[in-house]
């Protein structure tokens, strides 16, 4: 450098699927079925009838004397295979612990019901701020003040248009236009003690 095999990673509002719902296939179950159904046919004469006139009955093709088989569609059950199962914004000092861990968007329907993880939270350590140092206390995490008031943005899905994959449930991608809150910013809003230094 080349080739082969195996394993791990290429996830962090993230991943997964034993329930549920949906799709396909098979088996079984039960029901309906003349056709293209306001209309139009076929069969039947020991169903009625004098009469295939009319009424009635029956009719997917086919097999059967008939019952029935069988076909299609649907209901239900089982098995097998598959699909769905959260839209972005924000969020990481270190260690340990812990689990219904922030914010809004959408909305007939599953963004249901669960599992796992996680930047949340708690404790300790480190660091910052609250007076120069230290301790304690409080609030935070290098943009290192919680809270109050004010102010100011920004997203994706949904939606509209288009191109693909799949028998299907469903799903991948491209384009267009729109709309949040937390956050940010401004103002208000901060210690106690000891020590040191200066006046």
């Nucleotide at each position: 450098c080349u080739g082969a095999a195996u394993a791990a990673u290429c996830a962090a509002g993230c991943g997964c699927c034993a329930g549920a719902c949906c799709c396909g296939g098979c088996a079984c179950u039960c029901a309906a079925u003349g056709g293209a159904c306001a209309c139009c046919g076929g069969u039947u004469u020991u169903a009625u009838g004098a009469a295939a006139a009319a009424u009635g009955a029956c009719c997917a093709a086919c097999u059967u004397a008939a019952c029935a088989g069988g076909a299609u569609u649907g209901u239900g059950u089982g098995c097998c295979g598959g699909g769905u199962g959260a839209c972005g914004a924000g969020g990481g000092g270190g260690a340990g612990g812990u689990u219904a861990a922030u914010c809004g968007a959408a909305g007939u329907c599953u963004u249901c019901g669960g599992c796992g993880g996680a930047u949340g939270c708690c404790u300790c350590c480190c660091g910052g701020c609250c007076g120069g140092u230290c301790a304690c206390g409080g609030c935070c995490g290098u943009u290192a003040a919680a809270g109050g008031c004010g102010u100011c943005a920004c997203a994706a899905a949904u939606c509209c248009g288009g191109c693909g994959g799949g028998c299907g449930a469903c799903u991948g991608c491209c384009g267009g236009g729109a709309c949040a809150a937390a956050a940010g910013c401004g103002c208000c809003g901060g210690g106690u003690g000891a020590c040191a230094a200066a006046a």